[in-house]
Model confidence (mean pLDDT): 78 of 100. Predicted 3D model of a 77-nucleotide RNA (SAH (S-adenosyl-L-homocysteine) riboswitch aptamer) from Sulfuritalea sp.
RNA sequence: CGCGGCGAGGGGCGCUGCAGCAGUGAUCCCACUGUCAGGCUCGCCGCGCAGUCUCAUGGGAACGGCGCUCAUUCAUU
Numbered sequence: 001c002g003c004g005g006c007g008a009g010g011g012g013c014g015c016u017g018c019a020g021c022a023g024u025g026a027u028c029c030c031a032c033u034g035u036c037a038g039g040c041u042c043g044c045c046g047c048g049c050a051g052u053c054u055c056a057u058g059g060g061a062a063c064g065g066c067g068c069u070c071a072u073u074c075a076u077u
Base pairs, nucleotide, nucleotide: 001048002047003046004045005044006043007042008041009040010070011069012068013067014066015065018039020035021034022033023032024031025030038063
C1' cells in the first nucleotide's frame, strides 16, 4: 500500500438517487427496471505485495444529499 473481517465516528422516520450490485434489452456499449445516502475516515486482526531512519511518551478526530425529529451539549430568556 492492496484485499478481507470486526469495531468506532449518538439515533429514528420519510424523500430523491450517483456509483456499485441484480435482472431485461441491445445497431449504438448504452438504455430500462429493481435495490440503494457509512461507498468515507480512524483503530484492531488476518493474508498478500513492497520496503527503511528507529524508539519512547502524550493527545486526538474530520466528514457523511434533502426534510422532519429524538438524544447530548452550550448560550439567552
Notes
It was read from a public genome assembly, where an Rfam model found it. It matches the Rfam family "SAH (S-adenosyl-L-homocysteine) riboswitch aptamer". For this family Rfam cites "Riboswitches that sense S-adenosylhomocysteine and activate genes involved in coenzyme recycling" (Wang et al., Mol Cell, 2008).